Context: one part of a larger RNA
RNA sequence: CUGGGCUUAAAGGGUGCGUAGGCGGAUCAGUAAGCAUUUUGUGAAAUCCCUCGGCUCAACCGAGGAAUUGCAGAGUGAACUGCUGGUCUUGAGGUAGGCAGAGGUCAUCGGAACGUACGGUGGAGCGGUGAAAUGCGUAGAUAUCGUACGGAACGCCGAAGGGGUAGCCAGGUGACUGGGCCUUACCUGACGCUGAGGCACGAAAGCGUGGGGAUCAAACAGGAUUAGAUACCCUGGUAGUCCACGCCGUAAACGAUGUGCACUAGUUUGGUGGAGAUCUGACUCUCUGCCAGACGCCGAGAAAUCAUUAAGUGCACCGCCUGGGGAGUACGGUCGCAAGGCUAAAACUC
Numbered sequence: 001c002u003g004g005g006c007u008u009a010a011a012g013g014g015u016g017c018g019u020a021g022g023c024g025g026a027u028c029a030g031u032a033a034g035c036a037u038u039u040u041g042u043g044a045a046a047u048c049c050c051u052c053g054g055c056u057c058a059a060c061c062g063a064g065g066a067a068u069u070g071c072a073g074a075g076u077g078a079a080c081u082g083c084u085g086g087u088c089u090u091g092a093g094g095u096a097g098g099c100a101g102a103g104g105u106c107a108u109c110g111g112a113a114c115g116u117a118c119g120g121u122g123g124a125g126c127g128g129u130g131a132a133a134u135g136c137g138u139a140g141a142u143a144u145c146g147u148a149c150g151g152a153a154c155g156c157c158g159a160a161g162g163g164g165u166a167g168c169c170a171g172g173u174g175a176c177u178g179g180g181c182c183u184u185a186c187c188u189g190a191c192g193c194u195g196a197g198g199c200a201c202g203a204a205a206g207c208g209u210g211g212g213g214a215u216c217a218a219a220c221a222g223g224a225u226u227a228g229a230u231a232c233c234c235u236g237g238u239a240g241u242c243c244a245c246g247c248c249g250u251a252a253a254c255g256a257u258g259u260g261c262a263c264u265a266g267u268u269u270g271g272u273g274g275a276g277a278u279c280u281g282a283c284u285c286u287c288u289g290c291c292a293g294a295c296g297c298c299g300a301g302a303a304a305u306c307a308u309u310a311a312g313u314g315c316a317c318c319g320c321c322u323g324g325g326g327a328g329u330a331c332g333g334u335c336g337c338a339a340g341g342c343u344a345a346a347a348c349u350c
Base pairs, nucleotide, nucleotide: 004321005320006319007304008303012318014201015200016199017198021194022193023192025088026087027086028085029084030083031082033081034080035077036076037075038074039073040072041071042070049065050064051063052062053061054060091191092188093187094186095185096183097182098181099180103177104176105175106174107173108172109171110154114150115149116148117147118146119145120144121143125136126135162169163168206247207246208245209244210243211242216240220236221235222234223233258317259316260315261314262313263312266295267294268293269292270291271290272289273288274287275286276285277284299306300305323350324349325348332343333342334341335340
C1' cells in the first nucleotide's frame, strides 16, 4: 500500500453551490504519451541464488552463470486510455405552451381568544388542588354586558396532504421573486457526475444595539408535599419568547440510511399533470409521466427488517470508522464580543 466496513454494533459531513483533482456518451480520422512486444546500452564489485573447483570436511576462498524485477535509446503494433481535429444526439441545457404548491421577501387587512383600563348590572366569594394553602376580593373581585387599547398566535378546511437543498414553511389580499413537473416539436451539441480546500445558508437556546412586552415562562419568591424536597403540584414572576439590524454555527440538524447514473416480479392508496375509450353529461374505465405512502417476491441482512423512494446488482466521486475509559478532553492553532465552536492527542487504566 492492498484487503474490511459505515439503518440499529465504531463509522454519512446539518444542507447546498462550487475551485483544484478524480471519473466521463456514440462515431470517424490522425498521433503514439500510457500500454504491449523486440532489440541495444546501462543497472560497479562484493553479498543472496545455481553449477563447478581449492583448503582432509565445513566455515571460508576461487571461477563461471543467473539475478539485479530499474532507467534510457531505437524499431514494430494500434484494441483500450490519453492527446488533436471532425461528425452525432440518447446525457445535460435551452425555446414554446400549460399545471400544482404553508417555497422565499416585503406591505397591508381580518376575526376568535387572552390581558389591561374605564363604565353598567350584581353583592360574597373567586381561584387552585389528590386534599389544601399561598394569592385575588366589600377600596366591590369572580360572573355578565358595553367601550377602548395592546401584543402574540392563526381554529375549522387539515389529510396517511402539499412545498423547500437542508434548517424549515399554514388567517386573507397584493407586489416582487426562486425552484419543480407535464406536453409537443424545435435549438445547442457532452456543455456532464462527484467534489479536498473555499463560499453561502443553517431549528432552538444564547450574545450586542435599539424597540416591543399580551401570553407563556428558565432564574427567583411564596404555598404545599416530604424524613428532607434546592424537585414533581399550586400562586406569583424577571430574562427570554415578538420586531429590526448584527453575531453565534450547534441539535436524536434522523430516514440515526452521502450525491449521481444504470439495471432488477408485482399489488394497492394518496397528490399532481398528459392522452384515449364509453356516455347527452357528471361519473367510470384504460394507457402514460413526476411526487408521497402501505404491502410484498427475487436478492440482501447477525437479525429486526430493506425490498424500483433498496439496506438488491453494478459504476463514479466525496466524507467517515478501527476495543472501553481517559476524551470530543489537554496542549497548540484558528474563529467568536462572550458563551463557546472547529481541529485534536498522550500518559495511565480495564